This is a predicted complex of two RNAs, RNase P RNA and transfer RNA, with 430 nucleotides together. Its mean pLDDT, the model's own confidence on a scale to 100, is 76.
RNA sequence: UGAGCCGGCCGGGUGGCCGCGGUGGGAGCGAUCCCGCUGAGGAACGUCGGGGCUCCGUAGGGCAGGGUGCUGGCGAGAGCCAGGUCGGGGUGACCUGACGGAUCAGGGCAACAGAAAGCAGACCGCCGAUGGUCCCGGGCGACCGGGACACAGGCAAGGGUGAAACGGUGCGGUAAGAGCGCACCAGCGUCCGGGGUGACCCGGGCGGCUCGGUAACCCCCACCCGGAGCAAGGUCAGACUGGGGGCGGGUGGCCCGCCCGAUGCCCCCGGGUGGACCGCACAGAUGGAUGGUCACCCAUCGGAUCUCCGGCGACGGAACCGAGGACAGAACCCCGCGUACAGGCCGGCUCACCAC
RNA sequence: GGGCGCGUAGCUCAGUUGGUCAGAGCGCUGCCCUUACAAGGCAGAUGUCGGGGGUUCGAGGCCCUCCGCGCCCA
Numbered sequence: 001u002g003a004g005c006c007g008g009c010c011g012g013g014u015g016g017c018c019g020c021g022g023u024g025g026g027a028g029c030g031a032u033c034c035c036g037c038u039g040a041g042g043a044a045c046g047u048c049g050g051g052g053c054u055c056c057g058u059a060g061g062g063c064a065g066g067g068u069g070c071u072g073g074c075g076a077g078a079g080c081c082a083g084g085u086c087g088g089g090g091u092g093a094c095c096u097g098a099c100g101g102a103u104c105a106g107g108g109c110a111a112c113a114g115a116a117a118g119c120a121g122a123c124c125g126c127c128g129a130u131g132g133u134c135c136c137g138g139g140c141g142a143c144c145g146g147g148a149c150a151c152a153g154g155c156a157a158g159g160g161u162g163a164a165a166c167g168g169u170g171c172g173g174u175a176a177g178a179g180c181g182c183a184c185c186a187g188c189g190u191c192c193g194g195g196g197u198g199a200c201c202c203g204g205g206c207g208g209c210u211c212g213g214u215a216a217c218c219c220c221c222a223c224c225c226g227g228a229g230c231a232a233g234g235u236c237a238g239a240c241u242g243g244g245g246g247c248g249g250g251u252g253g254c255c256c257g258c259c260c261g262a263u264g265c266c267c268c269c270g271g272g273u274g275g276a277c278c279g280c281a282c283a284g285a286u287g288g289a290u291g292g293u294c295a296c297c298c299a300u301c302g303g304a305u306c307u308c309c310g311g312c313g314a315c316g317g318a319a320c321c322g323a324g325g326a327c328a329g330a331a332c333c334c335c336g337c338g339u340a341c342a343g344g345c346c347g348g349c350u351c352a353c354c355a356c
Numbered sequence: 357g358g359g360c361g362c363g364u365a366g367c368u369c370a371g372u373u374g375g376u377c378a379g380a381g382c383g384c385u386g387c388c389c390u391u392a393c394a395a396g397g398c399a400g401a402u403g404u405c406g407g408g409g410g411u412u413c414g415a416g417g418c419c420c421u422c423c424g425c426g427c428c429c430a
Base pairs, nucleotide, nucleotide: 001352002351003350004349005348006347007346008345009344010343012297013296014295015294016293017292018291020039021038022037023036024035025034026033027032041327045338046337048336049335050334051333052332053229054228055227056226060256061255062254063253065225066224067223068222069221070083071082072081073080074079084099085098086097087096088095089094100220101219106218107217108214109213123159124158125155126154127153130152131151132149133148134147135146136145137144138143167185168184169183170182171181172180186210187209188207189206190205191204192203193202194201195200233278234277235276236275243269244268245267246266248260249259250258298325300323301322302321303320307318308317309316310315357429358428359427360426361425362424363423366382367381368380369379375413384400385399386398387397388396406422407421408420409419410418
């Protein structure tokens, strides 16, 4: 100098004029006018997860359903911060995903290919020690020696398929082979020592113990969850019908329990009305205010090369002209998560090149 | 404001323990038939399964997130 990573912050400023919502005060009989104060965000957004608040004549049990799942801390909780293990990306700073259980319950799935895919299996291949058949030689004979076949049988080393094929390499061993035996490596189990609050990490010994995947499939374990939502709900006013039906009704999917009522507008259908206020706020509602314009300035971008400065020059800077500030806008409140965002500032760090 | 549902070919829709399954009807294109058109016959094309990420050997279906559309409320 260039390209990046992480954390934090800002996200136009000042003034004039014209306006808007709320509220306080004043003038006026009133219409209305004047003055003061106050008036969007980091996400107000999506409505994803919670809480407050309100109601449901209880919210108690069971089943069903849903959510969460490593460790420590904070927090009411969602979640956040730091750390651990395993994976993915980047040269790097760093970013990012998952986390109980698959030998200690059980079930399911794995298309195609392939011989074989779930208490594994044998297509090509290797062997055929043992048994069988045949041939040759020996022996009076029982039988012995050699060879052939690949019939029974043995093997899983090699080839080939697959996302995945029952540890890997080497030596021994064998008829051929194989953790069958041994050495080293990988994994699992177990024991010991050390470190850490802990998840876990480091080191060592022993056991040939040696198939795995999927629970963002069902499921099991632990913990949590009653439901609905400010159009909740309440008060006042107003209108119509007391017409038909039910005998029980009550928040969530079901059952039990519980509560209320038993001839009443208790429930359903039909009919009628549809206004105001509270809930509601140190912005604030009622179809919904928080804006517009002008001047100057600040970033940023483009143009031009008439003027000035630097440079041999390409060019750079100042002045000039023009453009121009993103994403987005409360509606009961609060917390968190996710997503969108032009540009800029501060701090720390990485990589590349150059100079010393 | 709050509560739900849907997105698969140009249109209307199927697609379930996740697998060679991406389909149906209408429409479209070409050829045949006809003087020509329609109807009919034969053949064919058509999709990032709304976008992205993840789980898995494998995703239209499972999980997360974003986008678009529709319905309901005193």

Description: Rfam match: Bacterial RNase P class A. From the family's description: Ribonuclease P (RNase P) is a ubiquitous endoribonuclease, found in archaea, bacteria and eukarya as well as chloroplasts and mitochondria. Its best characterised activity is the generation of mature 5'-ends of tRNAs by cleaving the 5'-leader elements of precursor-tRNAs. Cellular RNase Ps are ribonucleoproteins. RNA from bacterial RNase Ps retains its catalytic activity in the absence of the protein subunit, i.e. it is a ribozyme. Rfam classes the family as a ribozyme.